[in-house]
Source information
Model confidence (mean pLDDT): 81 of 100. This is a predicted structure of a 593-nucleotide part of an RNA (large-subunit ribosomal RNA, domain I) from a marine metagenome. Its Rfam family is "Bacterial large subunit ribosomal RNA". Rfam links the family to the GO terms structural constituent of ribosome and ribosome. RNAcentral holds the full RNA, with entries from SILVA.

Context: one part of a larger RNA
RNA sequence: UGCAGAUGGCGAAUGCCUUGGCACCAGAAACCGAUGAAGGACGUAUGAGGCUGCGAUAAGCCUCGGGGAGCUGCCAACAGAGCUGUGAUCCGAGGAUUUCCGAAUGAGGAAACUCAGCGCGAGUAAUGUCGCGUUAUUUCUCCCAGAACACAUAUGGGAGAUAAAGGGAACGUGGGGAAGUGAAACAUCUCAGUACCCACAGGAAGAGAAAACAACCGUGAUUCCGUUAGUAGUGGCGAGCGAAAGCGGAAGAGGCUAAACCAAUCAUGUGCCAAGCCGGCAGGCGUUGCAUGAUCGGUGUCGUGGGACUAAAUCGAAUUGACUGCCGUUAAUUCAACAAGUCAGAAAAUAAUGAAAUAGAUGAAGGACGUGGGAAAGUCCGGCAUAGAAGGUGAGACCCCUGUAGUCGAAAUUUCAUUAUCUUGUUUUUAGUAUCCCAAGUAAUACCGGACUCGUGUAAUCCGGUAUGAAUCUGGCGGGACCACCCGCUAAGCCUAAAUACUCUCUGGUGACCGAUAGUGAACAAGUACCGUGAGGGAAAGGUGAAAAGAACCCCGCAAGGGGAGUGAAAUAGAAUCUGAAACCGUUUGCAU
Repeated sequence: UGCAGAUGGCGAAUGCCUUGGCACCAGAAACCGAUGAAGGACGUAUGAGGCUGCGAUAAGCCUCGGGGAGCUGCCAACAGAGCUGUGAUCCGAGGAUUUCCGAAUGAGGAAACUCAGCGCGAGUAAUGUCGCGUUAUUUCUCCCAGAACACAUAUGGGAGAUAAAGGGAACGUGGGGAAGUGAAACAUCUCAGUACCCACAGGAAGAGAAAACAACCGUGAUUCCGUUAGUAGUGGCGAGCGAAAGCGGAAGAGGCUAAACCAAUCAUGUGCCAAGCCGGCAGGCGUUGCAUGAUCGGUGUCGUGGGACUAAAUCGAAUUGACUGCCGUUAAUUCAACAAGUCAGAAAAUAAUGAAAUAGAUGAAGGACGUGGGAAAGUCCGGCAUAGAAGGUGAGACCCCUGUAGUCGAAAUUUCAUUAUCUUGUUUUUAGUAUCCCAAGUAAUACCGGACUCGUGUAAUCCGGUAUGAAUCUGGCGGGACCACCCGCUAAGCCUAAAUACUCUCUGGUGACCGAUAGUGAACAAGUACCGUGAGGGAAAGGUGAAAAGAACCCCGCAAGGGGAGUGAAAUAGAAUCUGAAACCGUUUGCAU
């Protein structure tokens, strides 16, 4: 020096474990905010720091419930001082307090700071000082003042408002809107109306009761799913893009206006002593009327076209009014009957009962032997089960503990359901078709864009810009240029639950999901340490033992560290702590040189 055996060091793999994650299901909730949010700064305990809680009433105060013996949160002990059967700590419900910053809102400002006005109060001989409250902007309503310019308007001032603002993970609607890429290059095209930016809303949003489809048969608002179908189409007919009807399901709900006509009120214009006063008959009254416009009430809402209007029939009762009497008509009110309702179409609230949420309560049945440090494993003999889910306990526990099945429970706050009070509504039909109405700078057309499977094409349909610009039912739109016939529908007003989308969040549960280089970036002081002027980037790091019983005492050493002793089942479990592979470095023995 090499080889081999043995035995150590270093090292951290592997195995086992799980406080943490991931995905999904069901239910709940889906908003918070000027009554000051989200998020922070600074404080706050007897004792330094971090986390948690809380706010100068500061790990807390009050009330009402639960609970029943210990307690003064965690890292994390120790010392001290206390609380507690007059019921503490703890859990739930309601309330009080809640510094400063932050929309931040008295003014300013380099966030957590500075400086004010006014009112009330404390204090001072007086000033200074201190405490509480209040003072931003916009919008709406009301009031006062008030120009050019007479009325007016602009404008200024004041009061009131639980009005707005700001935040929030995804889902939604709208306004803007790429490129890498693909086309094997690239320009139309694609990626894609995606990413991203902005605005705004809701618990869902949007859509929605046919100017729809269909095809000569019919369907009957919208939305979502499956299919139709990678079909019909579109496309440098390249790459690609890509429907609908129909059928099968989920859900299911339909309503209100404008106009014509009538009445009232107001305004403007005009006009008159003969016009008016609902109709008939008879009488009477005594100054109004007519037209237009606006407001309000009634009526009316549809496509076998509808309504107004005219005529006729019908109508639950009563009272009052419409100049008087009678007959009729009509309006208002009340009662009765019926119907509906607070989540559309109008809209509040209360009570009772029941169910549920936010603390909880009850809850069956096992001993012995022996092994072991330890029994829950083994052996023997038993028991419970509407409970043999699960976790813990010194090794595999139905019967040891917490629980589990089942049953029970709320002073307070909240939710849901039902009922009652309550609120609202209530003629219907026939005939006639002369007259009137049926949503206008709209529909449509031209040009230019966009959306539709549809890239301008034969290009309908829908939306927008510019310019022109209709008709009123003998009207108008559509059925993919256009025309005719036929068929369907009735635009230019509004509202509408459910089926659908999503999960920052709460509760419960599940997993052929992970098990510390995995699973969240984060099982640990994690969005921490650290890096960057900043926007921003962003780690590593789990495991003694059943229990600290965490090694008194002695020896070597300055110490670190080690040797004894002791604890423990084990210390090659000794805190650099479970297991402890390999690379790498030693010691020792044998053999070889």